[in-house]
The RNA shown here (c-di-GMP-I-GGC riboswitch aptamer) has 86 nucleotides and comes from a Dehalococcoidia bacterium.
The prediction has a mean pLDDT of 89.
Taxonomically the source falls in Dehalococcoidia (Bacteria, Bacillati, Chloroflexota).
RNA sequence: GGCGAAAAGGGCUAACCCGCCGAAAGACGGGGGCGCAAAGCCACGAGUCUAAGGCCGAAGAGGCGAUGAUGGUCGGGCUGCCGCCU
Numbered sequence: 001g002g003c004g005a006a007a008a009g010g011g012c013u014a015a016c017c018c019g020c021c022g023a024a025a026g027a028c029g030g031g032g033g034c035g036c037a038a039a040g041c042c043a044c045g046a047g048u049c050u051a052a053g054g055c056c057g058a059a060g061a062g063g064c065g066a067u068g069a070u071g072g073u074c075g076g077g078c079u080g081c082c083g084c085c086u
Stems, first nucleotide, its partner, number of pairs: 001085004011036002016031004021026001034072001040078003044075003047070003054064003
């Protein structure tokens, strides 16, 4: 550096429930495990989600729109246990 997840030791934790923060998406904590060989970390690019403030609209319906979110959507970057090969 590449490949693998059989073994050994482990790790993380989806949905859902409770609490809490948030306008929301969603985050965090506890419970819980669908799954994961990086489901460890990072919002740089793409995708997707939300739309408080802002803008359009008749002061309406509605629409636009990240500076918000998502790393368990993908790409990329950094790091990592075990085994095999080089």